[in-house]
A computed fold for a 73-nucleotide RNA from a Minisyncoccota bacterium, annotated as transfer RNA. The same sequence occurs in records of 2 taxa. The RNAcentral record of the sequence draws on ENA and MGnify.

RNA sequence: GCACGCGUAGCUCAGUUGGUAGAGCAACCGCCUGAUACGCGGUAGGUCCUAGGUUCAAAUCCUAGCGCGUGCA
Numbered sequence: 001g002c003a004c005g006c007g008u009a010g011c012u013c014a015g016u017u018g019g020u021a022g023a024g025c026a027a028c029c030g031c032c033u034g035a036u037a038c039g040c041g042g043u044a045g046g047u048c049c050u051a052g053g054u055u056c057a058a059a060u061c062c063u064a065g066c067g068c069g070u071g072c073a
Base pairs, nucleotide, nucleotide: 001072002071003070004069005068006067007066010025011024012023013022019056027043028042029041030040031039049065050064051063052062053061
């Protein structure tokens, strides 16, 4: 340099056909216990990497860029 894949909550990841974003763990609050742990219930946490485009509507489609990984040279 070329090709391909990935980028979503603090972490690991879903989100398949565009319809307005979720799970587990972690955090916080409560229940339970003499107390802690386990267990149970709840709460908060997101500019979906960035910028444009298409669309009534984009995490999702298109273009460019940035970062990471793999392969080729």
Taxonomically the source falls in Minisyncoccota (Bacteria, Bacillati). Model confidence (mean pLDDT): 82 of 100.